[in-house]
Context: one part of a larger RNA
RNA sequence: CGCAGGAGCAUUGACGGAAUCUGACUUUAGUACGAGAGGACCGGGUUGGACCAGCCUCUAGUGUACCAGUUGUCACGCCAGUGGCACCGCUGGGUAGCUAAGCUGGGCAGGGAUAAACGCUGAAUGCAUCUAAGCGUGAAGCCCGACCGGAGAUGAGUGCUCCCUAUGAGACUCGUGGAAGACUACCACGUUGAUAGGCUGGGUAUGUAAGCACAGUAAUGUGUUCAGUUGACCAGUACUAAUCAGUCCAUCGG
Repeated sequence: CGCAGGAGCAUUGACGGAAUCUGACUUUAGUACGAGAGGACCGGGUUGGACCAGCCUCUAGUGUACCAGUUGUCACGCCAGUGGCACCGCUGGGUAGCUAAGCUGGGCAGGGAUAAACGCUGAAUGCAUCUAAGCGUGAAGCCCGACCGGAGAUGAGUGCUCCCUAUGAGACUCGUGGAAGACUACCACGUUGAUAGGCUGGGUAUGUAAGCACAGUAAUGUGUUCAGUUGACCAGUACUAAUCAGUCCAUCGG
RNA backbone atom coordinates (compact mmCIF):
# COMPACT_ATOMS: atom_id res chain seq x y z
C1' C A 1 0.00 0.00 0.00
C1' G A 2 -3.77 -3.55 -1.00
C1' C A 3 -8.04 -6.61 0.71
C1' A A 4 -14.12 -0.44 -1.88
C1' G A 5 -15.66 3.29 5.27
C1' G A 6 -12.92 2.71 10.29
C1' A A 7 -11.72 -0.37 14.72
C1' G A 8 -11.40 -4.59 18.19
C1' C A 9 -11.91 -9.72 19.03
C1' A A 10 -12.64 -14.70 17.38
C1' U A 11 -12.05 -18.07 13.37
C1' U A 12 -11.96 -21.53 8.39
C1' G A 13 -7.58 -23.89 6.28
C1' A A 14 -5.45 -23.69 0.34
C1' C A 15 -0.49 -24.30 1.32
C1' G A 16 4.16 -24.73 3.97
C1' G A 17 7.41 -26.37 8.02
C1' A A 18 9.26 -29.36 11.93
C1' A A 19 9.06 -34.05 14.09
C1' U A 20 8.13 -39.13 13.52
C1' C A 21 15.45 -42.46 16.81
C1' U A 22 16.67 -46.39 20.04
C1' G A 23 18.66 -49.74 24.26
C1' A A 24 18.18 -52.49 28.76
C1' C A 25 15.41 -54.82 32.67
C1' U A 26 10.98 -57.32 34.21
C1' U A 27 6.43 -60.23 33.34
C1' U A 28 4.03 -63.74 30.21
C1' A A 29 7.77 -68.21 31.17
C1' G A 30 12.27 -71.48 32.32
C1' U A 31 6.25 -71.77 29.19
C1' A A 32 5.88 -73.26 23.52
C1' C A 33 9.92 -75.86 21.05
C1' G A 34 14.00 -79.34 22.04
C1' A A 35 16.92 -85.99 23.76
C1' G A 36 19.65 -82.35 26.14
C1' A A 37 22.31 -77.95 25.93
C1' G A 38 19.55 -74.14 25.29
C1' G A 39 15.31 -71.14 24.72
C1' A A 40 11.17 -67.82 22.14
C1' C A 41 6.97 -65.32 18.96
C1' C A 42 2.55 -62.39 20.43
C1' G A 43 1.10 -59.22 24.58
C1' G A 44 1.76 -56.19 29.46
C1' G A 45 4.91 -53.11 32.73
C1' U A 46 9.40 -50.30 34.33
C1' U A 47 13.65 -47.45 33.37
C1' G A 48 17.58 -45.33 30.36
C1' G A 49 20.70 -43.05 25.99
C1' A A 50 20.99 -39.54 22.10
C1' C A 51 18.03 -35.57 20.01
C1' C A 52 14.35 -31.44 20.26
C1' A A 53 11.48 -27.57 22.83
C1' G A 54 10.34 -24.70 27.03
C1' C A 55 11.61 -23.00 31.97
C1' C A 56 14.61 -21.15 36.59
C1' U A 57 11.02 -24.16 41.90
C1' C A 58 15.38 -27.21 43.24
C1' U A 59 21.25 -28.07 42.40
C1' A A 60 24.89 -24.87 40.50
C1' G A 61 27.58 -20.88 37.31
C1' U A 62 27.77 -15.73 36.26
C1' G A 63 26.16 -11.54 38.55
C1' U A 64 32.13 -4.73 36.71
C1' A A 65 25.91 0.25 39.99
C1' C A 66 24.41 -5.36 46.32
C1' C A 67 26.88 -6.54 51.35
C1' A A 68 31.27 -7.54 54.10
C1' G A 69 36.71 -8.21 55.09
C1' U A 70 41.53 -6.46 53.81
C1' U A 71 46.80 -4.39 51.48
C1' G A 72 49.50 -0.04 49.45
C1' U A 73 48.99 5.01 48.44
C1' C A 74 46.59 9.87 47.77
C1' A A 75 42.73 13.24 49.33
C1' C A 76 38.70 15.27 52.57
C1' G A 77 43.09 20.37 57.97
C1' C A 78 43.98 16.35 62.16
C1' C A 79 41.45 11.89 65.20
C1' A A 80 37.49 9.10 63.89
C1' G A 81 34.75 8.17 59.56
C1' U A 82 34.71 8.10 54.33
C1' G A 83 36.11 8.59 49.10
C1' G A 84 39.68 7.96 44.58
C1' C A 85 43.40 4.66 42.17
C1' A A 86 45.83 -0.04 42.02
C1' C A 87 42.72 -6.29 36.65
C1' C A 88 35.88 -5.08 39.76
C1' G A 89 43.14 -3.77 43.66
C1' C A 90 42.63 -8.56 46.16
C1' U A 91 39.36 -11.92 49.03
C1' G A 92 34.45 -14.19 50.99
C1' G A 93 29.30 -14.31 49.78
C1' G A 94 25.17 -12.97 46.55
C1' U A 95 19.11 -10.66 44.32
C1' A A 96 16.98 -10.18 39.42
C1' G A 97 18.21 -11.53 34.60
C1' C A 98 20.87 -14.90 31.47
C1' U A 99 22.37 -20.00 31.63
C1' A A 100 23.30 -26.02 32.19
C1' A A 101 25.48 -29.82 34.52
C1' G A 102 19.45 -28.45 36.84
C1' C A 103 13.76 -28.98 36.14
C1' U A 104 9.46 -30.08 32.92
C1' G A 105 7.57 -31.96 28.44
C1' G A 106 7.96 -34.61 23.44
C1' G A 107 8.36 -39.16 19.65
C1' C A 108 2.20 -42.31 21.24
C1' A A 109 -2.47 -44.39 19.82
C1' G A 110 -5.55 -44.93 15.51
C1' G A 111 -7.23 -45.04 10.19
C1' G A 112 -6.39 -45.68 4.61
C1' A A 113 -3.74 -47.45 0.20
C1' U A 114 0.53 -50.40 -0.69
C1' A A 115 6.16 -53.02 -1.36
C1' A A 116 8.58 -57.64 -0.85
C1' A A 117 6.12 -61.74 0.86
C1' C A 118 1.93 -64.91 2.21
C1' G A 119 -3.10 -66.29 0.79
C1' C A 120 -8.75 -67.11 -1.12
C1' U A 121 -11.55 -68.22 -5.30
C1' G A 122 -10.17 -69.37 -10.37
C1' A A 123 -9.76 -70.43 -15.77
C1' A A 124 -6.61 -70.31 -20.09
C1' U A 125 -4.73 -76.15 -19.73
C1' G A 126 -11.96 -80.96 -17.28
C1' C A 127 -6.07 -81.71 -13.07
C1' A A 128 -2.94 -78.06 -10.96
C1' U A 129 -2.00 -72.79 -10.42
C1' C A 130 -2.00 -66.10 -5.43
C1' U A 131 -3.73 -63.87 -11.56
C1' A A 132 -5.47 -63.80 -16.52
C1' A A 133 -11.29 -61.40 -14.44
C1' G A 134 -12.24 -60.91 -9.03
C1' C A 135 -11.09 -60.67 -3.36
C1' G A 136 -7.70 -60.50 1.07
C1' U A 137 -3.36 -60.20 4.80
C1' G A 138 0.92 -57.37 4.94
C1' A A 139 6.43 -52.43 6.66
C1' A A 140 10.37 -47.71 10.98
C1' G A 141 8.48 -46.57 4.26
C1' C A 142 3.57 -43.49 1.44
C1' C A 143 -1.26 -40.63 2.57
C1' C A 144 -4.10 -38.96 6.81
C1' G A 145 -4.07 -38.25 12.02
C1' A A 146 -0.98 -35.53 16.02
C1' C A 147 2.45 -30.33 16.61
C1' C A 148 3.70 -25.23 14.53
C1' G A 149 2.90 -21.30 10.94
C1' G A 150 -0.77 -19.83 7.73
C1' A A 151 -6.36 -15.20 3.84
C1' G A 152 -0.66 -10.70 -0.09
C1' A A 153 -4.95 -17.98 -0.52
C1' U A 154 -4.61 -10.27 -4.96
C1' G A 155 -9.07 -16.55 -5.59
C1' A A 156 -7.05 -11.14 -0.27
C1' G A 157 -12.49 -15.95 2.80
C1' U A 158 -16.03 -16.27 7.52
C1' G A 159 -18.47 -14.78 12.35
C1' C A 160 -19.49 -11.33 16.48
C1' U A 161 -19.36 -6.47 18.57
C1' C A 162 -18.60 -1.32 18.27
C1' C A 163 -17.73 3.59 15.89
C1' C A 164 -17.96 7.87 12.19
C1' U A 165 -19.80 11.76 8.42
C1' A A 166 -18.65 18.45 9.41
C1' U A 167 -19.33 18.72 17.00
C1' G A 168 -14.94 14.04 12.28
C1' A A 169 -14.37 7.62 14.40
C1' G A 170 -9.59 6.02 13.66
C1' A A 171 -4.37 6.13 12.58
C1' C A 172 0.30 8.51 12.81
C1' U A 173 3.85 12.08 14.86
C1' C A 174 5.49 13.09 19.99
C1' G A 175 6.34 11.43 25.15
C1' U A 176 6.94 7.50 29.66
C1' G A 177 8.55 2.57 29.30
C1' G A 178 8.89 -2.99 28.44
C1' A A 179 10.55 -10.68 30.76
C1' A A 180 9.85 -6.65 22.84
C1' G A 181 14.21 -5.24 20.46
C1' A A 182 20.65 -4.08 16.13
C1' C A 183 17.55 -0.08 13.64
C1' U A 184 12.69 -0.68 12.60
C1' A A 185 8.88 -3.48 14.28
C1' C A 186 5.82 -5.42 18.46
C1' C A 187 3.41 -4.63 23.37
C1' A A 188 1.75 -1.41 27.78
C1' C A 189 0.66 3.56 29.16
C1' G A 190 0.04 9.10 28.38
C1' U A 191 -3.65 12.90 34.12
C1' U A 192 -10.79 9.84 32.91
C1' G A 193 -3.11 7.95 34.43
C1' A A 194 0.36 3.22 38.19
C1' U A 195 4.10 3.65 31.97
C1' A A 196 9.02 4.69 34.22
C1' G A 197 11.66 7.21 38.19
C1' G A 198 11.24 8.76 43.33
C1' C A 199 9.11 7.61 48.12
C1' U A 200 6.79 3.96 51.60
C1' G A 201 6.12 -1.18 52.98
C1' G A 202 7.67 -6.18 51.98
C1' G A 203 11.16 -9.67 50.02
C1' U A 204 16.23 -11.05 49.02
C1' A A 205 21.46 -10.57 50.04
C1' U A 206 25.23 -9.49 53.46
C1' G A 207 26.23 -10.49 58.51
C1' U A 208 25.67 -7.22 63.83
C1' A A 209 26.80 -0.15 60.81
C1' A A 210 28.05 4.77 62.66
C1' G A 211 27.94 7.31 67.21
C1' C A 212 28.03 6.67 72.35
C1' A A 213 28.90 3.83 76.87
C1' C A 214 31.69 0.09 79.48
C1' A A 215 36.29 -3.34 80.03
C1' G A 216 41.51 -3.30 78.74
C1' U A 217 48.17 0.33 78.95
C1' A A 218 46.89 -1.03 73.95
C1' A A 219 45.61 -3.97 69.71
C1' U A 220 40.72 -5.16 70.65
C1' G A 221 36.24 -6.91 72.92
C1' U A 222 31.15 -6.27 74.90
C1' G A 223 26.32 -3.56 74.97
C1' U A 224 22.96 -0.49 72.35
C1' U A 225 21.92 -4.53 67.65
C1' C A 226 20.02 -10.82 64.25
C1' A A 227 21.88 -4.31 63.62
C1' G A 228 23.09 -1.07 59.38
C1' U A 229 23.06 -1.13 54.31
C1' U A 230 20.63 -3.41 50.22
C1' G A 231 20.81 -3.03 41.49
C1' A A 232 17.33 -5.36 38.54
C1' C A 233 12.25 -8.71 42.67
C1' C A 234 6.59 -7.98 44.78
C1' A A 235 3.04 -4.33 46.03
C1' G A 236 1.13 0.53 47.35
C1' U A 237 1.39 5.81 46.59
C1' A A 238 0.49 11.01 41.50
C1' C A 239 5.83 13.63 44.48
C1' U A 240 8.56 14.01 39.20
C1' A A 241 8.10 13.03 33.89
C1' A A 242 4.27 11.15 30.14
C1' U A 243 2.19 18.98 29.00
C1' C A 244 0.19 21.58 25.11
C1' A A 245 -0.38 20.16 20.43
C1' G A 246 0.37 18.88 15.15
C1' U A 247 -0.38 15.73 10.49
C1' C A 248 -3.48 12.30 7.51
C1' C A 249 -8.33 10.39 6.49
C1' A A 250 -15.21 11.37 5.31
C1' U A 251 -15.14 6.96 -1.00
C1' C A 252 -20.02 4.83 -6.28
C1' G A 253 -21.14 1.27 0.32
C1' G A 254 -24.71 1.28 5.13